[in-house]
Context: one part of a larger RNA
RNA sequence: CUGGGCUUAAAGGGCGCGUAGGCGGUAAGAUAAGUCUGUGGUGAAAUCCUAUGGCUUAACCAUAGAAUUGCCUUGGAAACUGUUUUACUUGAGUCAGCGAGGGGAUGGUGGAAUUCCUGGUGUAGCAGUGAAAUGCGUAGAUAUCCGGAGGAAGGCCGGUGGCGAAGGCGGCCAUCUGGCGCUGAACUGACGCUGAGGCGCGAAAGCGUGGGUAGCAAACAGGAUUAGAUACCCUGGUAGUCCACGCCCUAAACGGUGGGCAUUAGGUGUAGGGCUCGUAAGGGUUCUGUGCCGUAGGGAAACCAUUAAAUGCCCCGCCUGGGGAGUACGGCCGCAAGGUUGAAACUC
Numbered sequence: 001c002u003g004g005g006c007u008u009a010a011a012g013g014g015c016g017c018g019u020a021g022g023c024g025g026u027a028a029g030a031u032a033a034g035u036c037u038g039u040g041g042u043g044a045a046a047u048c049c050u051a052u053g054g055c056u057u058a059a060c061c062a063u064a065g066a067a068u069u070g071c072c073u074u075g076g077a078a079a080c081u082g083u084u085u086u087a088c089u090u091g092a093g094u095c096a097g098c099g100a101g102g103g104g105a106u107g108g109u110g111g112a113a114u115u116c117c118u119g120g121u122g123u124a125g126c127a128g129u130g131a132a133a134u135g136c137g138u139a140g141a142u143a144u145c146c147g148g149a150g151g152a153a154g155g156c157c158g159g160u161g162g163c164g165a166a167g168g169c170g171g172c173c174a175u176c177u178g179g180c181g182c183u184g185a186a187c188u189g190a191c192g193c194u195g196a197g198g199c200g201c202g203a204a205a206g207c208g209u210g211g212g213u214a215g216c217a218a219a220c221a222g223g224a225u226u227a228g229a230u231a232c233c234c235u236g237g238u239a240g241u242c243c244a245c246g247c248c249c250u251a252a253a254c255g256g257u258g259g260g261c262a263u264u265a266g267g268u269g270u271a272g273g274g275c276u277c278g279u280a281a282g283g284g285u286u287c288u289g290u291g292c293c294g295u296a297g298g299g300a301a302a303c304c305a306u307u308a309a310a311u312g313c314c315c316c317g318c319c320u321g322g323g324g325a326g327u328a329c330g331g332c333c334g335c336a337a338g339g340u341u342g343a344a345a346c347u348c
Base pairs, nucleotide, nucleotide: 003320004319005318006317007302008301012316014201015200016199017198021194022193023192025088026087027086028085029084030083031082033081034080035077036076037075038074040072041071042070049065050064051063052062053061054060091191092188093187094186095184096183097182098181099180103177104176105175106174107173108172109171115149116148117147119145120144121143125136126135162169163168206247207246208245209244210243211242215241216240220236221235222234223233258315259314260313261312262311263310266293267292268291269290270289271288272287273286274285275284276283277282297304298303321348322347323346330341331340332339333338
C1' cells in the first nucleotide's frame, strides 16, 4: 500500500460543535479539465519476450518483430464526473398554530426522618451479635411528650414512562434559558452529510482556596472471629460526601453496537401529537419516540431482525497472534495524583 474486519473472538473515538478535506437532490443550456476514441512526435542502446539465422551443440552472437503499460502534440465524442449559467422543490432551513417533558441555570420555600440541645414524665438498663465484647447509662441513659438547632436527601406518584449529544436529570414555586414532536405548506431555494486537526462538555474518586458538616464513612482506634485476621462482623471515627470558585479528564463513559440517507412481512404494549367514525365509552388511520415477539435476510453461534447485527451508498475512528505493556523513552498537558501519544529486546 492492499485485503479482510470491528455486539460477545483483536477492533466504534466518552459525547457534541465545527475547520480543511471527502461525498452530495431534480431539469435544461454552455464548456471540454477528468473520461473515451483517432493523428503525429518521443519513450537511447543493451536486457526481457517471439521468430529466423551463425559458431558440430549449448551457453554465446546476429537480424527482424513485439514490448517500452508513459509523456507531449493535435482532431473528434459529450453519457457520466468537474466548471459555469438558468430554473425547480421533494433534501435542509424559516414561518404560523398547537403539545409534552426529573433538559439547563439562579433564587426562594414546605414536609417526613436521623442526629444534637433545653425542659417534663420515668427507672435500670440500652445498644449490638451467630454468640459476645468494646461502647452508652444512677452525674439518670434507652423509652415517651413539648419546644429548639442544623445539615443532607427527596417517600408515595414512579412506569421495559419522560427529557438530554453524552456524562446525566426526580419535593414545591418563581425568573432566565436550550432542544424536541405534531399540523399547515406561506417563505428561502441544495443553503446538505460527514468531519483529520481544533474548540467545548464530560459520573465517581482526587487536587487547590474559602465555607459547611446531620447522616454515612476510606484511613485510623478499639472489641470480636481466627492457627494468624493488617479482613469479612461489632463500637467509635477523620478526610471525603454538601456549597462557591478553579483544576483534574478517567470509567464495564455499555446497546460492550460511530454518524447520515434510502430500501426491505407482520403482530402486540406504551408515551406525545394529527385526521376520522361515534352522544359517549371506544374504534380506525397517520407521524414521532420507547419496549417485546417474529418473516425474509444475516450470523460461528448466542442472537439481530423498519430502533438491523438485513440490503446499498457517503464520511470519520479503530484492529492485524499471546506475553513483555498501555510499560520504557521522548513530546505535550497537569499544582500533584497522573493523563495522552506509545515502542523494542526477549519469550511462547
The part of an RNA shown here (small-subunit ribosomal RNA, central domain) has 348 nucleotides and comes from a Nitrospiraceae bacterium. The sequence was found in a public genome assembly. Its mean pLDDT, the model's own confidence on a scale to 100, is 89. Lineage of the source: Bacteria > Pseudomonadati > Nitrospirota > Nitrospiria > Nitrospiraceae.